[in-house]
Model confidence (mean pLDDT): 84 of 100. A computed fold for a 522-nucleotide part of an RNA from an uncultured Flavobacteriaceae bacterium, annotated as small-subunit ribosomal RNA, 5' domain. Its Rfam family is "Bacterial small subunit ribosomal RNA".

Context: one part of a larger RNA
RNA sequence: GGAUGAACGCUAGCGGCAGGCCUAACACAUGCAAGUCGAGGGGUAACAGGGAAGCUUGCUUCCGCUGACGACCGGCGCACGGGUGCGUAACGCGUAUACAAUCUACCUUUUGCUGUGGGAUAGCCCAGAGAAAUUUGGAUUAACACCACAUGGUAUUAUAAUUCGGCAUCGUAUUAUAAUUAAAGGUUACGGCAAAAGAUGAGUAUGCGUCCUAUUAGCUAGAUGGUAAGGUAACGGCUUACCAUGGCAACGAUAGGUAGGGGUCCUGAGAGGGAGAUCCCCCACACUGGUACUGAGACACGGACCAGACUCCUACGGGAGGCAGCAGUGAGGAAUAUUGGACAAUGGGCGCAAGCCUGAUCCAGCCAUGCCGCGUGCAGGAAGACUGCCCUAUGGGUUGUAAACUGCUUUUAUACAGGAAGAAACACUCCCUCGUGAGGGAGCUUGACGGUACUGUAAGAAUAAGGAUCGGCUAACUCCGUGCCAGCAGCCGCGGUAAUACGGAGGAUCCAAGCGUUAUCC
Repeated sequence: GGAUGAACGCUAGCGGCAGGCCUAACACAUGCAAGUCGAGGGGUAACAGGGAAGCUUGCUUCCGCUGACGACCGGCGCACGGGUGCGUAACGCGUAUACAAUCUACCUUUUGCUGUGGGAUAGCCCAGAGAAAUUUGGAUUAACACCACAUGGUAUUAUAAUUCGGCAUCGUAUUAUAAUUAAAGGUUACGGCAAAAGAUGAGUAUGCGUCCUAUUAGCUAGAUGGUAAGGUAACGGCUUACCAUGGCAACGAUAGGUAGGGGUCCUGAGAGGGAGAUCCCCCACACUGGUACUGAGACACGGACCAGACUCCUACGGGAGGCAGCAGUGAGGAAUAUUGGACAAUGGGCGCAAGCCUGAUCCAGCCAUGCCGCGUGCAGGAAGACUGCCCUAUGGGUUGUAAACUGCUUUUAUACAGGAAGAAACACUCCCUCGUGAGGGAGCUUGACGGUACUGUAAGAAUAAGGAUCGGCUAACUCCGUGCCAGCAGCCGCGGUAAUACGGAGGAUCCAAGCGUUAUCC
């Protein structure tokens, strides 16, 4: 000198764009953050419409008839999105390869199929238990829920034969035999099953790279390898039985400490050195530890079970909970924001769609935390006015064109008026092209931000400057006070009666809505 997720002191007019718990992965009151589908089903708790009955004529009762729809069965989603950096020195990450050792819901393309039956169960109803959370028994009912049978091949397994090829184990293609496995309907819009291919996502293996300590020198028994079996989507000591005795290490094993990794960021001419906030990719975690279930995918933040610590409720028998989601609270700390608005846009889930949900997201609020931009006026004006300060003091210097005064302008602020882009679509109507579903065109509809940005008009210099420093380094000097005191200080140092170094004043210098100090890195 540059830089910062900064803090502190003094000061402060505005706007744009960014950023905002670095500490206690400490504990959390309250609200919201994952639902959706009635075009799968039985149905009707609430609301609305319709119908019927009654009379007290504006109310009551009844009817799932209709729109819709609480709870329930079922499907899809909840494994995404969002948070945090505890752990991890590891194939975790980065990079480059491989899978002839693998899986992949929804989506796209292609081919074929979608036949016949059955038994339940939630809900509803009845009867209970319990303070509650919740739960028991009986009766009865549906489905795209569940089960059985049939059919079936380019599926799987086993055996045999043939062709082609390679990368070692082998791979591809064809044929024959045997065995095994499918489906779901539907309001005709849409679905379901099998197989193949693609796309996307994931899994696994390997080469190289990846902090400090030798005041850590030996470490290892599933340990290293083989055979067999099990397990997995898949290879493998992944697991087990048996057999062998291996394997790693001064090119640093093992142990200890520290730490999420990268793209990137800061600095530097570069080489290097330092960092890993925001944004993006990967990993790990979800009160602590463990376990599996469901599922295409989890060993699952707002799922389950067990144990533990903590908090809460209790009728003492027993129960409930998990903000490292968005706000917010307490605590810790030098220190870090609103218990806001909207789904209008982008994206996601479900749905044929309308639509619903979305603290993702888009916006607004707070904070000079940073970067950038603008303003606090411009021109003229010497009696070089008054005051202040200084001096060699009837005088002069400086403050200083500064002020007063004259003319001009109105950014900004204030008031009033107008007022966006972000919106293109979906759906609906009409038309065109192919043809049973898509594409194109026209019309119509939709804005949280926001009466915001922006524009115009009005009056008026009106609404707006501070901070640090002035001995040398280092730009900028005098007076007064103090008297090794009070104090200053980054280093050298200053102060003991003439202090340009302390405190005040006047003046000056440097930056400027900031200026200094502290901390850290180069």